[in-house]
Model confidence (mean pLDDT): 81 of 100. Transfer RNA from Ruegeria sp. R13_0, 83 nucleotides, folded computationally. It matches the Rfam family "tRNA". The family's RNA type in Rfam is transfer RNA.

Parts: sequence; structure tokens; C1' cells
RNA sequence: GCCCGCGUGGUGGAAUGGUAGACACAAGAGACUUAAAAUCUCUGGGCCGGAAGGCCGUGCCGGUUCGAGUCCGGCCGCGGGUA
Repeated sequence: GCCCGCGUGGUGGAAUGGUAGACACAAGAGACUUAAAAUCUCUGGGCCGGAAGGCCGUGCCGGUUCGAGUCCGGCCGCGGGUA
């Protein structure tokens, strides 16, 4: 260089073109305890907001579509194969 695969919260990892982040873990708060561990409950992507709620977010930039994490093109990164 060429070919193939992959890229989603702090981590692992789901999501048939139709509510993005299910589920689990880390972490935080609370309950229990003399204290802790264990266990239980809540939170567990970002921004705005007192709240209700709203907006944004799937490596980056475009495209197709009423609608894209998913399909198409280019780029970047990682892994594998090949000379």
C1' cells in the first nucleotide's frame, strides 16, 4: 500500500431504520450498625432550570430518509490478515 473487522456514559455491554444508553459494575447519597463490612433504597452521559420540563449527545465531517447508533461516502484511531 491493499483487504477485513471494530469505534456507544467512568468500565463492560445492549439497542430490527421508530422513546439512545437496556442490563451489570465502578462511584455518590441515604437506611441499618457502637463503628465498619455485608445487605437494602435512590442516583448513576452533558447542559439549562427551584421544580416540572426542555435541549444536546453513539470517533469526526457530509449524504440518503418523515425518521440514522444502525444504511451510503470521505477522514481519523485501534485490531487482524496479506506482499